[in-house]
Two RNAs folded together computationally: RNase P RNA and transfer RNA, 456 nucleotides in total. Model confidence (mean pLDDT): 77 of 100. It holds a member of the Rfam family "Bacterial RNase P class A". By type it is a ribozyme.
Formats: sequence, C1' cells, structure tokens
RNA sequence: UCAGAUGGCCGGAUGGUCGCCGUUGCCGUCCUUUGGGUUCGGCAGGGGAGGAAAGUCCGGGCUCCACGGAAACAUGGUGCCGGUUAACGGCCGGCGGGGGCGACCCCAGGGAAAGUGCAACAGAGAGCAGACCGCCUGGCCAAGUGCCGGGUAAGGGUGAAAGGGUGCGGUAAGAGCGCACCGCGCUACUGGUAACAGUGGCGGCACGGCAAACCCCACCGGGAGCAAGACCAAGUAGGAACGGCGGGUCUUUUGACCAGACGGGUUUCCGCGUCGCUGUUCGGGUCGGUCGCGCGAGGCGUUCGGUAACGGGCGUCCCAGAUGAAUGGCCAUCACCUGCUUGCAGGUACAGAACCCGGCUUACAGGCCAUCUGACGCA
RNA sequence: GGGGGUGUAGCUCAGAUGGUUAGAGCGCUGGCCUGUCACGCCAGAGGCCGCGGGUUCAAGUCCCGUCACUCCCGCCA
Repeated sequence: UCAGAUGGCCGGAUGGUCGCCGUUGCCGUCCUUUGGGUUCGGCAGGGGAGGAAAGUCCGGGCUCCACGGAAACAUGGUGCCGGUUAACGGCCGGCGGGGGCGACCCCAGGGAAAGUGCAACAGAGAGCAGACCGCCUGGCCAAGUGCCGGGUAAGGGUGAAAGGGUGCGGUAAGAGCGCACCGCGCUACUGGUAACAGUGGCGGCACGGCAAACCCCACCGGGAGCAAGACCAAGUAGGAACGGCGGGUCUUUUGACCAGACGGGUUUCCGCGUCGCUGUUCGGGUCGGUCGCGCGAGGCGUUCGGUAACGGGCGUCCCAGAUGAAUGGCCAUCACCUGCUUGCAGGUACAGAACCCGGCUUACAGGCCAUCUGACGCA
Repeated sequence: GGGGGUGUAGCUCAGAUGGUUAGAGCGCUGGCCUGUCACGCCAGAGGCCGCGGGUUCAAGUCCCGUCACUCCCGCCA
C1' cells in the first nucleotide's frame, strides 16, 4: 500500500428566531367546608423519538380470570457440557464436527444394538445383502467368441449409499485368511466439575443412513391480555328466540340437610366457591372522562470480583408520555453527497414512541475508532 | 392487541405419504381450414414454485427466518 477478520461508536453540528406537546414553580382569576382544589390567562425553569421506536419471533414484570394441592394422560416447546440471568429458544466460556493459507466463521450438536417406517431412477444385488462383466477352476464333444457346473469378491460397471481403508504376506484365483498402521467397538487407568481428551489392553469387524418421519428419553410450560383492570358519568326495548343443566327429604313460607351440576386442555382424588347459572344468534345502546401511566431488573461515572457473560460497592442524575395526531419551520456558518453554467442549486440513510422491560430478527446513505490476519514493497 | 388464510405460466387454479421431465383451462405464437374474419383442428413457446438459508442422496412439499396481500374477533346492558 492492497485485500480481509472481529468488536464498538456516531447517525448532520453550532448559534439565532418563530411555533407545538407534557411537566414544575409563582402571580392573577374562578370554586370552596378557608384545609385546599384547580377552570382560564400570564411569567419563569427544565424536558420532548430510536438504534432499530419496526416485525410481534421468544422471555419476563404488571393486571384479571374465586382457582389452592396431588397424580396420570394429552398437547406445545427446548435439546453437547458448564456458567450467567427475574426469565429465555438470549448471552458468555469450553468440548466435538465442518470450512478458510490465516485472523476467524458456521453447526436443531440427545437417542438409529426399544419398536414402526422410508430409500424414486439406475443396477445382478438396497437392508434377511448380492454375482452382470471379469479372475481362477472341473466336466462334455459338435472343438467354438461353445455348453453345463464350482470357487471368488482383488478389478470394472450402477448408484447419494454396495457391509471397514492402505500396504505386505498368502492363494488355483481371491478374501481380516494372517500381520502392521489407521478407523470402529468393548474395557481399565489418568486428566477434567462436566461435555470430552489421552494412554494401555482385548476383539477380526459385528452394530450403514434418515428422528427439521412417527417415536423414545430428559427438562420446561394454566389462560388471557393496558380494548388487561378499577372508578365516575350518560344511554335503552334493562328486550327476544333457540339450546344445556335445574334432583330429593323436612317445613305453612322463609329456610335447613343430603345429593347433583358448573368452575383454567382432559380424567381421578382432597379442599373451596356458586346455584337461575350459562352458550349461540338477533335486536338495542354507547363509542365520554379519570386512574392504570412512568423512579425503573433505570441512565452515567468509578472501583472491586470474575477469562467472559455478569455481579457487588460508592458517587451522581431525574430524562417524552399522548385524542390516532406534539417532538417542527425559517435564517446564518460549517460537514458530506449529487448536478452543472465553478459558485450556485438541490439533498442529508432506514425509519418514527402508545403499559413497561431483557433478547432475537429485519431495514439502514455515509463516517469514525480499536485489535488482529494475509500478500507485496522499502529500511 | 389476538387469531387465521394465500403466494406455482400473462390470468384462474391442481399438485394424497419428499422421487424421475411440475400439470389443466383461458390467453399468446405458428400452421391448416375460409374469398376474408370468427369458430374449429394441429403443433409450439412460456415457470429459479414470493424471497433467503438449512435438513436430506433428493425439497413446490419438511424446518427456520423474512416480505407482500387478505379475512375474522374484541365495548355496555
């Protein structure tokens, strides 16, 4: 210098001016039970989109469902090991496998000797393996490019896959038939919390693939969602139809007791609650207000523990909250991009809160920083 | 906020349990027929199966992510 890898950051800047939406304080005004409340207006202070606010793919907080406990089944999800966390399918570290010269990247990565199932076409043979060509060999006579049989799995051929691989020996030709190394299985020891790794011994090789096919194993999960939910106000035909279950005894009735029904996917058991309760459809009404609603698993700085994710301590700050609508316009200077008439014009990525957090994924003009790798050149 | 459905040729749709070269109708192109057009007959072209990955020997089909379109539900008594 060029080509890359990983991690992080910014997302036009500054000033002026005119507005918009919350909020705090003060003054005036209004109401008042004189404590205060807060209608309206004014002044002053402070705040006002994001790294993704997005998709809604996961996990939680919060709220309600009267719904507590146990077991089984069903169903959905997760899936190497350890850690982290409120929790997770996230993150961190490690292991194993694969890719890259390398920095580094990718992996739904449990079980196929519990069972069921699948493998088209080609091929002799595809899951209980198998013999087309070839190689070796025996027999026959019509003596050939012949016929009948046996052995073999080295080589060829088919296929995604042909039941260990390479080499030497061996043999009629061959073959784990024998041996060495590699692979595989079993086992012992050592290291490691573990996944796993290493070493030794034994076994001649059985037990191929697919579980993002059913399934098995282990673990986790009740449902609904801020239109949750609470309160106030207004309004009506406070309605109708069709279903489900509405039992018995005593009592004049009220009521009491037993039973039954219903109650978060199902069933069973214990407990509890309700008993005119509930489902669907049609019709009717309202689409007003207040709270929930922002002090939070919060931000920033620093320090300690830890390889890290993360956790602890200390200091400091208060920082959007709606009606679906606010969060902007203009001017000046500067930065960057585009165009040309060369000093002017236009533009500034993706996008935009709606109960709130932790992640993931997706979109994103341009720019900056740090660490590292490879190649080339120079010293 | 919640729950579905669809995406395959220019248009409308098939594609049971992954398998050989993904089909049908209309439309389009060429030829035949006709004096000419239409109808009819014959032949043909046209598809990265919305997009990006993964599993598998093999994916329109299975899994994950993503994009677009579309439908339904909700309050009170």